Molecule: Bacterial RNase P class A
């Protein structure tokens, strides 16, 4: 230098004018503070918080699946082991069981878990019969592979190494790994097919939910003499129907929930890390139909155009600067993201 891998940061800046949520100055048209994100998104996991529901155990239903470990908990995350890619850093993998059952495997092939189509060998004048699966054909896949020995022709039929299955040793916490001896080897595949095993999982969600309460329906006592309706034409009872006081209700509207948290910065300190300990420290939106905007002016990056020129520097002009707007918090994943900058590492050349 090139090509190429991982991985972190920023995400325009500053000032002014005008407006808007919020809190504060007794009040106030005034004044002063404060006002978005790394994903505030998708709402896909998993926790607090609520409220309901629950003796215990079943059955459905989900959800995960190699081992350690982290954590409040996780489907997350470190870190390993084993497969897969890649000359490498380096990336991916839902990686329990198809010798528990069942099921499905198109089309080609003679034949799909079972066979002999051509072939070779034996008999036999032929026809054929028997023998065999090295070899050829189909198929993703045909009773482990390769070499040899045998042998009529072959055949794990026997051998030798590679694989497979079973045992023991060795290291490892364990998943696994290496060695050794032993079984001639037995049913290809496919569980993101049903299934089986193992492990978790009560449902709803801040419009949850508590509190206070104008209104409506309602319940109970006090209330003076009447009126009025109903109850038989009349009378007495008896009912409604008024006010008032208590309770119950709970809509409208408040108010808490509500922002101080498993949270953030800083340093040390254990641990390969993930993450955890302790020390200092700041306080940093809380609306409720949803505030966080609008504009100038100036730099900065971006495009064009000149002029001087080796990268560069100088001037003019110009255009908005990605993706995207909290609503109960917190841990993740996941997806979008102009454009700039920084670190680790790899392979190839090339110069010392």
């Nucleotide at each position: 230098u090139a090509a190429g891998u991982g991985g972190g940061a920023c995400g325009g800046a500053u000032g002014g004018u005008c407006g808007c949520g919020c809190g504060g100055g007794a009040a106030a048209u005034c004044c002063c503070g404060u006002g978005a994100g790394g994903a505030a998104a998708g709402u896909c996991c998993g926790g607090g918080c609520u409220u309901c529901a629950c003796a215990g155990g079943g059955c459905a239903g989900g959800a995960u699946g190699c081992c350690g470990g982290a954590u409040a908990a996780c489907g997350u995350c470190c870190g390993g082991u084993g497969g897969a890619g890649g000359c490498g850093a380096c990336u991916c993998c839902a990686a329990g069981g198809c010798u528990a059952g069942u099921g499905c495997a198109a089309c080609a092939g003679a034949a799909a878990u079972a066979u002999a189509c051509a072939g070779c060998c034996g008999c036999g004048c032929a026809a054929g019969c028997g023998g065999u699966a090295a070899u050829g054909g189909u198929g993703g896949a045909a009773a482990g592979g390769c070499g040899g020995u045998g042998u009529a022709a072959g055949a794990g039929a026997c051998c030798a190494c590679c694989g497979c299955c079973c045992g023991g040793c060795u290291g490892g916490u364990a998943a696994c790994a290496g060695c050794c001896g032993g079984g001639g080897c037995u049913c290809u595949g496919u569980a993101a097919a049903c299934c089986c095993c193992a492990u978790c999982c009560g449902a709803a969600g801040c419009a949850a939910g508590a509190c206070c309460a104008a209104a409506a329906a309602g319940a109970a006592g006090a209330c003076a003499a009447c009126a009025g309706g109903c109850u038989u034409g009349c009378c007495c009872g008896g009912u409604c129907u008024g006010u008032c006081u208590u309770c119950a209700g709970g809509u409208a509207g408040g108010u808490c929930g509500c922002u101080u948290g498993a949270g953030c910065c800083u340093g040390c300190c254990g641990g390969u890390a993930a993450c955890g300990g302790c020390u200092g420290g700041a306080c940093c939106a809380g609306a409720u139909a949803g505030a966080u905007g609008a504009u100038c002016a100036u730099c900065c990056c971006g495009g064009c155009c000149g002029g001087c020129a080796u990268u560069g520097c100088c001037g003019g002009c110009u255009a908005u600067g990605a993706c995207a707007u909290a609503a109960c918090c917190c841990g993740g994943c996941u997806u979008a993201u102009a454009g700039u900058c920084c670190c680790g590492c790899u392979u190839a050349u090339g110069u010392a």